[in-house]
SAM riboswitch aptamer (S box leader) from Clostridium autoethanogenum, 108 nucleotides, folded computationally.
Lineage of the source: Bacteria > Bacillota > Clostridia > Eubacteriales > Clostridium.
Its Rfam family is "SAM riboswitch aptamer (S box leader)". Rfam links the family to the GO term regulation of gene expression.
Its mean pLDDT, the model's own confidence on a scale to 100, is 80.
RNA sequence: CUUUUAUCACGAGAGGUGGAGGGACUGGCCCAGUGAAACCCAACAACCGGCACUAAAGUGCAUCGGUGCUAAUUCCUGCAGAAUAAAACGAAUUCUGAAAGAUAAGGA
Numbered sequence: 001c002u003u004u005u006a007u008c009a010c011g012a013g014a015g016g017u018g019g020a021g022g023g024a025c026u027g028g029c030c031c032a033g034u035g036a037a038a039c040c041c042a043a044c045a046a047c048c049g050g051c052a053c054u055a056a057a058g059u060g061c062a063u064c065g066g067u068g069c070u071a072a073u074u075c076c077u078g079c080a081g082a083a084u085a086a087a088a089c090g091a092a093u094u095c096u097g098a099a100a101g102a103u104a105a106g107g108a
Base pairs, nucleotide, nucleotide: 002107003106004105005104006103007102008101013041015040016039017038021031022030023029025078027076028075042070044068047066048065049064050061051060052059053058074100079097080096081095082094083093084092
C1' cells in the first nucleotide's frame, strides 16, 4: 500500500508536561488561552492473546500481554432509493442501503 471479516446511538479525567490548533477529506456546523495538537499518567472498553465455565456454539473475568478509545451518532453531510405536504421544478424533512473513514483480527 492492497484485500477479507467484524464493529462503529454504549462507556471513560475540572490530573501533569505543553503551548495553537483541532474535529480524515468536501460543504456545513462546532471545539479551543475558563487553554488545541502531541507526550505521560489515569480511566473506559473487551477486538486478539490469557484465565474460568461449556460437548460445541457461546458466556463470563480484567490480576497479566498486544492494540484501541476517552466533545457532539463515524458531529452532520457528499452517492442511490423510498415516504411526506405543496400546481410543478428546485428545495426541505424522515427512513433504508451504499460509498468514504476509523479500529481489531487475518490474507496477498